Small-subunit ribosomal RNA from a Candidatus Microgenomates bacterium, 1479 nucleotides, folded computationally. Model confidence (mean pLDDT): 81 of 100. The RNAcentral record of the sequence draws on ENA and SILVA.
RNA sequence: UUGAGGGUUUGAUCCUGGCCCAGGGUUAACAUUGGCGGCGUGCAUUAGGCAUGCAAGUAGAACGGGUUCCGGCUUGCCGGAACAAGUUGCGAACGGCUGAGUAACAUGUAGGAACCUACCCCUUGGCGGGGGAUAGCUCACCGAAAGGUGGGGUAAUACCGCAUAAGUCCCGAUUUAAUCGGGAGAAAGGGCUUAACGGCUCACCGAGGGAGGGGCCUGCACACCAUCAGCUUGUUGGUAGGGUAAUGGCCUACCAAGGCUACGACGGUUAGGGGGCGUGAGAGCGUGACCCCCCAGAAUGGUACUGAGACACGGACCAUACACCUACGGGUGGCAGCAACCGGGAAUCGUGCGCAAUGGGCGAAAGCCUGACGCCGCGACGCCGCGUGAAGGAUGAAGGCCUUAGGGUUGUAAACUUCUUUUGACCCCGAUGAGAAUCGGGGUAGAAUAAGCACCGGCUAACUUCGUGCCAGCAGCAGCGGUAAUACGAAGGGUGUAAAUGUUGCCCGGAUUUAUUGGGCGUAAAGUGUUUCGUAGGCGCUCUGGAAAGUUAUGCUUCAAAGCCUCCGGCUCAACCGGAGAAAGGGGUGUAAUACUACUAGAGUUGAAGGAUGCUGGGGUAACCGGAACUGUCGGUGUAGGGGUGAAAUCCGUUGAUAUCGAUAGGAACUCCAAGGGCGAAGGCGGGUUACUAAGCAUUUCUUGACGCUGAGGAACGACAGCUAGGGUAGCGAAAGGGAUUAGAGACCCCUGUAGUCCUAGCCGUAAACUUUGCUCGCUAGCUUGUGGGGCUUUUAGAGUCUCAUGGGCGUAAGCUAACGCGUGAAGCGAGCCGCCUGGGGAGUACGAUCGCAAGAUUAAAACUCAAAGGAAUUGACGGGGACCUGCACAACCAGCGGAGUAUGUGGUUUAAUUCGAGACGAACCGAAGAACCUUACCCGGACUUGACAUGCUACUUAUUACCUUGUCAGAGAUGAUAGGGGAUUCUUAAAUUUUAGGAAAGGUAGCACAGGUGUUGCAUGGCCGUCGUCAGCUCGUGCCGUAGGGUGUUCCCUUAAGUGGGGUAACGAGCGCAACCCCUUUCCCGUGUUAAAUUGACCACGGGACACUAUCCACCUUUGGUGGGAGGAAGCGGGGACGACGUCAGGUCAGCAUGGCCCUUAUGUCCGGGGCUACACACAUACUACAAUGGCGCAGACAAUGGGUUGCCAAGCGGUAACGCGGAGCUAAUCCCAUCAAACUGCGUCUCAGUGGGGAUUGAGGGCUGCAACCUGCCCUCAUGAACGUGGAGUUGGUAGUAAUCGCGAAUCAGCUAAGUCGCGGUGAAUACGUUCUCAGGUCUUGUACACACCGCCCGUCAAGUCAGCAAAGUUGGGGGCACCCGAACACCGAUUGAAUCGGUGGAAGGUGAAACCAGCGAUGAGGAUUAAGUCGUAACAAGGUAUCCCUACUGGAAGGUGGGGAUGGAUCACCUCCUUU
Repeated sequence: UUGAGGGUUUGAUCCUGGCCCAGGGUUAACAUUGGCGGCGUGCAUUAGGCAUGCAAGUAGAACGGGUUCCGGCUUGCCGGAACAAGUUGCGAACGGCUGAGUAACAUGUAGGAACCUACCCCUUGGCGGGGGAUAGCUCACCGAAAGGUGGGGUAAUACCGCAUAAGUCCCGAUUUAAUCGGGAGAAAGGGCUUAACGGCUCACCGAGGGAGGGGCCUGCACACCAUCAGCUUGUUGGUAGGGUAAUGGCCUACCAAGGCUACGACGGUUAGGGGGCGUGAGAGCGUGACCCCCCAGAAUGGUACUGAGACACGGACCAUACACCUACGGGUGGCAGCAACCGGGAAUCGUGCGCAAUGGGCGAAAGCCUGACGCCGCGACGCCGCGUGAAGGAUGAAGGCCUUAGGGUUGUAAACUUCUUUUGACCCCGAUGAGAAUCGGGGUAGAAUAAGCACCGGCUAACUUCGUGCCAGCAGCAGCGGUAAUACGAAGGGUGUAAAUGUUGCCCGGAUUUAUUGGGCGUAAAGUGUUUCGUAGGCGCUCUGGAAAGUUAUGCUUCAAAGCCUCCGGCUCAACCGGAGAAAGGGGUGUAAUACUACUAGAGUUGAAGGAUGCUGGGGUAACCGGAACUGUCGGUGUAGGGGUGAAAUCCGUUGAUAUCGAUAGGAACUCCAAGGGCGAAGGCGGGUUACUAAGCAUUUCUUGACGCUGAGGAACGACAGCUAGGGUAGCGAAAGGGAUUAGAGACCCCUGUAGUCCUAGCCGUAAACUUUGCUCGCUAGCUUGUGGGGCUUUUAGAGUCUCAUGGGCGUAAGCUAACGCGUGAAGCGAGCCGCCUGGGGAGUACGAUCGCAAGAUUAAAACUCAAAGGAAUUGACGGGGACCUGCACAACCAGCGGAGUAUGUGGUUUAAUUCGAGACGAACCGAAGAACCUUACCCGGACUUGACAUGCUACUUAUUACCUUGUCAGAGAUGAUAGGGGAUUCUUAAAUUUUAGGAAAGGUAGCACAGGUGUUGCAUGGCCGUCGUCAGCUCGUGCCGUAGGGUGUUCCCUUAAGUGGGGUAACGAGCGCAACCCCUUUCCCGUGUUAAAUUGACCACGGGACACUAUCCACCUUUGGUGGGAGGAAGCGGGGACGACGUCAGGUCAGCAUGGCCCUUAUGUCCGGGGCUACACACAUACUACAAUGGCGCAGACAAUGGGUUGCCAAGCGGUAACGCGGAGCUAAUCCCAUCAAACUGCGUCUCAGUGGGGAUUGAGGGCUGCAACCUGCCCUCAUGAACGUGGAGUUGGUAGUAAUCGCGAAUCAGCUAAGUCGCGGUGAAUACGUUCUCAGGUCUUGUACACACCGCCCGUCAAGUCAGCAAAGUUGGGGGCACCCGAACACCGAUUGAAUCGGUGGAAGGUGAAACCAGCGAUGAGGAUUAAGUCGUAACAAGGUAUCCCUACUGGAAGGUGGGGAUGGAUCACCUCCUUU
């Protein structure tokens, strides 16, 4: 006996880290609602102002008189009662209120000595005898009042002497003590009783003691700021006085120069302190309402008086502000007491009753006073308790809501039946109480008088419908709302709580998020640039003795009561209250112990330092010397270029460059050696020699003896850049100039070039000053390598081995870490000391201070704003990263497109309408395998309204009718009207012979439900499809690894068209994909045999089967396999099709179909006529025909396949130039027809390079066909006409073999056709591929990333606009404090003087003046910051971000930024070197 977490950064993960929530509390307030009682509690804001009433009086047993009344009688006296004023005593310093001030001996706690104490208690002694006044009163006077003045007279327990003095105090003697002597200083009486003395009692005085109370002193504790670092002159101390109850610079004079401070003085800000209270597991944190203790204050400031006690809340004086009265002369007042009022505010009550209780004052007492207190009232403000009914009651009523229309739910809930009466109402009795009222008991009527509030997406318990449509709104956080919202609003239902429920504010908790308990600092925020030097401080080796400060144990004492806790008890319970008790912890004071720490005395050597010997090195400072290169100058040779770049140009050069040779001058830097090798604290240090100097290491039987470690402040050093002064200047080179690049180019590239770079002297003090890792000490497996020493051994050029110091590398030791990683040079395990961090931005900024010549450095905030910012790692995606691989991707080749004309589609435009959809690839001869009407959805006009179509119900009707058919009229038709003809069914019941009656089916008319919609949403959907892509991938189970995301498998090596196969392997297997199985084709075999002219073949058709498995042989290689060749074979991975993994694109389709929601319902539905979808300046896409001679035309000749056909294909024959017509044979098809089956082709002839006999557009005329109907708007034929076009810019498409190219044929749709389209069929039939550098696409691995809506990503800065807060600022306003001076009340002191007055001086509140500092408010304007769906300019960063980035510094530019110097890796990639691992 006590510790709970969750949401939110990400695509996901772990961590860091903030924000938010769940809990408890409250002197609370607000909103909605509200039955009762008990106990508590109630101006937190203006210590703002206050009308009115009350809150401190009492004593006649201290005193005298007065007024009124009564009694007695001695008639002017006595006694009594009541009242009011005065003298006197005590009280008024308590009680009550408030928290302004105060950071302090104010408070708390523990102590102390130099003090006082009325009333109370104890002890002791005393209380004798006198005197003079004064209020009241009376008389007179002044004043409006408040009040005052003068004369007269009076009492006391009022006042003053005298006497007495045990003890007290003072002085003196005595060395102290004791003792003695001298001096000073008291008092009051009253009442009762007694004949009186006297007694009792209350007072009074002196002294001693006590109790309680108070004053003073001290240790410790006691908020924040160091951007407050120095403060102080009565200051610190002394001496002597004064003053006080008392110590003391408390005050004064003199003397000395001290005192405080980093353990925070001084200054500033804030604040009454404590017991306690709230919270918390605790440690703590916050707080100081109510109750108790202390302090402080009483309108503001000052001052004293009285008194035992005050510098006095309801006393005095003065000043000030405010308010009131006034006769204007003068006066009065102080609610931070109780009520009340105004004001302020989100907000806090009645001008109540009573002294009955408790307590206080006075009194002998009775008693009086008491807004303390006890009670009542108001407020759900809090806590606690009670109630709003209980039991039964299922047609699970009605109504509501939902619904899949069946039902479910509200819900035993209600109604209804029986019962009860708390509370409340009324009546009665009793108890308590001052009363009001409360409590208890009894009775009467009656379920009666009584339920709300919040929430319901997650956190967080509780779900549906409707409305709304990024609107209205919600929101504590993340977030919800853009037409199916459990998140908004409403309803139904539910959850929670309940006379309350929510919200807001504040506190603690959660938050281990300031970490003592209990955190961190390599990369998240965080190690100072370094420490040779070192102060304070902290910490510190071994042994022995002492003492006992810390420490431990124990005793005593204290920390008021209340409260908390435990137990017991009292109110019916509880809240509340009473009694008893205990613990922890703190302080003080004893006693004991002595392990550890500190102290002290002594000893020691291992830490540390020193010595000696030896060695090492670019350690430092100064001087001198050297060669190569470079540039310049001079001279020689020599001639037209040089230089520079991606390519160029600026530039140099015929006045002779560059090149080359010689001479000479100058400055700077030091090749090779040279190595992650050396030295140094860090920065840093590199040619050679010398001088001076510092350090480190090794060895040592040397010396000292803990002398040590760390180190706030401090001091010193401190790259580069920069600054000052003076030199120097070869090269390089900010700025600047020029040339390029570019849209621009203030850049990258190029040509020049100044500061600077160098030296001397001084300053600056910063860097990615980094190992992003503070210093010191100890401990904890290894392997390896380098450098500097030493020892041992040896085959002594070498090498081996051990050891000390030092510099690297690896790593599966353990361990640590969020991970990455670290791992004896720790980021492991421990110890000591220092520095630093606490969300991101604002900001290392502002202000202040210090330093600096300046640049600037150091120190270092806040307002405001966001819900993140961040670290490591994961999976993807991406990269103007890398490696490997594939593909008609490129390359090679062929033919095209883009130019022309035409066709078709689309955009745009037009229109009454030009219906709709499709939009990179993956829309655009696409939906549409066929728009003249129809189609048709569009437009105009005309009609219909249960409808063109379906189902059901009701009523009527069916031989005068439904239905069929022929007409006529009106009309554009739909439609309407009307005349004829034909013409009626089936089943069943009853009467039963026809027939009649009823019912059902079927039809019609009318009505009701409903139909209907190519209206909307493909971003609500199903289904289907496109695409990546026929790319080789995508996953799972178990296991293993990792905190997890995830990884492994699937990576690696070889191979393949292939995640195809093999090998290896913490994986082993499996699935969907690949392949194969299916179809067509190629060869053969078997069977069947319609057709064909016939027969055995053959061919053909149909059906079935076989064959090939890259099999076999040879050679080579990297030997699983691949490559090449041979034989056999029709064929040696044979060709084509169907088949499309997990998924992506909110891809496409609501107009093919289906379908949720929404919308229309005499119209967005339906019917009809006409028009439109066919428009036409133009743009794009896809095709066709061409531009000609490899051709056109004419004639002749040859060879296919797939298909289709009865509303059809249509033969022969005839007519027509032809389209076609007439004709009618054949064919339901291997039989007949389309269909001579074709064209390119072949042969012969002609044309002869031209807009030509190429090309056929356009147009005119005449015909044919289909069809109700060819005007808008069909196709075909003939004749005539004869356009552009001479091979096509940038760019771009298809194709790797029976392919491209070229040639024709067929079919679907279809009355006809716009088909030059689509889908098929065959004929002829090439060229090229070196190869993978580049473009595109894809796959695998790896790398970087600030991307994850995933590079069409992210993101920076200026400018422009709005809003917000802070900074600076000429100035201006206010505040508090100090300084100097002036004036100066009450009062105090000093002096003078006096009978009292009074006067002078000093101090002194308030006030005034001056100069300066500080704090705060406002402030034109200025500079920066933050923020705000779609503004401008660029593109700086993230990938090698397209010039790697970043740090410091300087210069410079619209802006991000650029450049120079030095530095970092927190840079990708390639190569090399070193090292390591394995064999």